[in-house]
RNA sequence: UACUUUGUUUUCUAGGGUUCCGCUACGUCAGUAGGCCUGGUCCGAGAGAAAACCCGUGGGUGGUCCCACGGACACGGAAGGGAAAAAGCCUGGGAGAU
Numbered sequence: 001u002a003c004u005u006u007g008u009u010u011u012c013u014a015g016g017g018u019u020c021c022g023c024u025a026c027g028u029c030a031g032u033a034g035g036c037c038u039g040g041u042c043c044g045a046g047a048g049a050a051a052a053c054c055c056g057u058g059g060g061u062g063g064u065c066c067c068a069c070g071g072a073c074a075c076g077g078a079a080g081g082g083a084a085a086a087a088g089c090c091u092g093g094g095a096g097a098u
Stems, first nucleotide, its partner, number of pairs: 007053006015043002020040002022037001023034004054071007073093001075096001079091003
């Protein structure tokens, strides 16, 4: 320097804003404004959790089946995207750093 592999999904959480609900204020009681409003709906982690599937190794076995173990490590801008808006979301295991 190059190549290959370290998997997928669901649920939840950290986190996020303000479409909708609620709440607060005003009000001609229709509605308007407010997320430096706790919250519900909503979005949501490569580097967070759990589960299922999948994969690998070994064994069993009539077996597209069963059992056990394993699936490592991981510091990280700005800018842009984002059908409400924002985000630890996407760009991105990026740029960079070690």
Molecule: Guanidine-I riboswitch aptamer
Organism: Levilactobacillus paucivorans